Context: one part of a larger RNA
Molecule: small-subunit ribosomal RNA, 3' major domain
Organism: metagenome
RNA sequence: UGACGGGGGCCCGCACAAGCGGUGGAGCAUGUGGUUUAAUUCGAUGAUACGCGAAGAACCUUACCAGGGCUUGACAUGCAGUCGACGGGAGCAGAGAUGUUCCUUUCCUUCGGGACGGCUGCACAGGUGCUGCAUGGCUAUCGUCAGCUCGUGUCGUGAGAUGUUGGGUUAAGUCCCGCAACGAGCGCAACCCUUACUCUUUGUUGCCAUCAGGUAAUGCUGGGCACUCUAAGAGAACUGCCGGUGACAAACCGGAGAAGGUGGGGAUGACGUCAAGUCCUCAUGGCCUUUAUGCCCUGGGCUACACACGUGCUACAAUGGCCGGUACAAAGAGUUGCAAAGCCGCAAGGUGAAGCUAAUCUCAAAAAACCGGUCCCAGUUCGGAUUGGAGUCUGAAACUCGACUCCAUGAAGGUGGAAUCGCUAGUAAUCGUGGAUCAGCAUGCCACGGUGAAUACGUUCCCGGGCCUUGUACA
Numbered sequence: 001u002g003a004c005g006g007g008g009g010c011c012c013g014c015a016c017a018a019g020c021g022g023u024g025g026a027g028c029a030u031g032u033g034g035u036u037u038a039a040u041u042c043g044a045u046g047a048u049a050c051g052c053g054a055a056g057a058a059c060c061u062u063a064c065c066a067g068g069g070c071u072u073g074a075c076a077u078g079c080a081g082u083c084g085a086c087g088g089g090a091g092c093a094g095a096g097a098u099g100u101u102c103c104u105u106u107c108c109u110u111c112g113g114g115a116c117g118g119c120u121g122c123a124c125a126g127g128u129g130c131u132g133c134a135u136g137g138c139u140a141u142c143g144u145c146a147g148c149u150c151g152u153g154u155c156g157u158g159a160g161a162u163g164u165u166g167g168g169u170u171a172a173g174u175c176c177c178g179c180a181a182c183g184a185g186c187g188c189a190a191c192c193c194u195u196a197c198u199c200u201u202u203g204u205u206g207c208c209a210u211c212a213g214g215u216a217a218u219g220c221u222g223g224g225c226a227c228u229c230u231a232a233g234a235g236a237a238c239u240g241c242c243g244g245u246g247a248c249a250a251a252c253c254g255g256a257g258a259a260g261g262u263g264g265g266g267a268u269g270a271c272g273u274c275a276a277g278u279c280c281u282c283a284u285g286g287c288c289u290u291u292a293u294g295c296c297c298u299g300g301g302c303u304a305c306a307c308a309c310g311u312g313c314u315a316c317a318a319u320g321g322c323c324g325g326u327a328c329a330a331a332g333a334g335u336u337g338c339a340a341a342g343c344c345g346c347a348a349g350g351u352g353a354a355g356c357u358a359a360u361c362u363c364a365a366a367a368a369a370c371c372g373g374u375c376c377c378a379g380u381u382c383g384g385a386u387u388g389g390a391g392u393c394u395g396a397a398a399c400u401c402g403a404c405u406c407c408a409u410g411a412a413g414g415u416g417g418a419a420u421c422g423c424u425a426g427u428a429a430u431c432g433u434g435g436a437u438c439a440g441c442a443u444g445c446c447a448c449g450g451u452g453a454a455u456a457c458g459u460u461c462c463c464g465g466g467c468c469u470u471g472u473a474c475a
Stems, first nucleotide, its partner, number of pairs: 001475002003472003007469007015459002019423005026314008034305002042053002064300007073124001077123008087104007106115003126289002129287003135283002137278003142272001147186006153162003166177003192266004197235005203229001206225003211222003238260001241255005316416001320375006332363003337356002342351003382413001387408007429451007
């Protein structure tokens, strides 16, 4: 100087408390451990692994296993030799890769050769092989915590100290005052995006107040740009103003206003810590491999199952289930695509093809809510696992191993031990909607809106963190 203390002081955080809803019990989904296996590819492992890499394993992917094949190679560049093709079509063998047969099939030229391609040979290619403890890059975490440092000066023999401590204040090393310090840098804040209010401009594909026409009905038509909205610009919030407190300061408390003291949300992550993670995104040193640890193919596996754990979904019901009617979103996606109306089917879906490269058309029905009916507390008209049968769709192909529909079946489950998680407001809870990936496959992920709470006395205690101080046989 740090680190640590079941030392002290001050302060903060859904850290506790006060509340609301869960997890832990059940069934299923998914990830992991373990076990099994020819293989169940590899990585991630307290917080910071475990719906993680994977925004989508039937083949492919695929790295794993078995078997069948290839050896200048699936891919790149160069050199030498040799040939004229490469490709396309058809047949045969084969699980296919591949092999083989037949047909067809090059260009330029100064005639030396060249382009392109096949074969042979040589350099080399290749490696998701090892080392993340050789590395770059990227990332998690402490933590959006308020810290981390430097120049000059001063103090100290020196390591170092001071500044950065102190009195107030703040979300903040934020600001003010004081001070052997005076300044500065990286962080904080602001500048950026979005949302909340107003104005100007813009009126089509958007809108419809006024005028006119028309319909069973609809901005449907003429017309208009007032309103909603679209998307560009501007304004608005600055402790600026008023009252009080305070050291005359910084600031704090109350008020006007759509918004008030960082208005809400996002992006933004200092010096560093964990030899943290990643050599399987990529790049890369070293090592290893080279008729194999490379490459092609078929089939299998990653989907196994006594069990254990994590994360979720669905429930156990009446604030509910079922049936009928009726209303209100936002944000997205669409030409290898989204697909309407109509018709067929109980349905998944089929048929059909209008429109749309989209404020125009389509996906598209929002659901909870509301109104009416029914069930009457039961393992039930709760719950839907499991299983049998019949189908639909995608795709060469759904056996291992897809999703969905219909009929039948109708398991556990009556609110969950010890323990444990999230959340402070348009939040929790609850309800649907869309998207990426994607032929197909979502209870996951990312986004969107609808309905919409309770509680916070307080900081004694648990956890984590910041500043000052103290002890130390630790570095």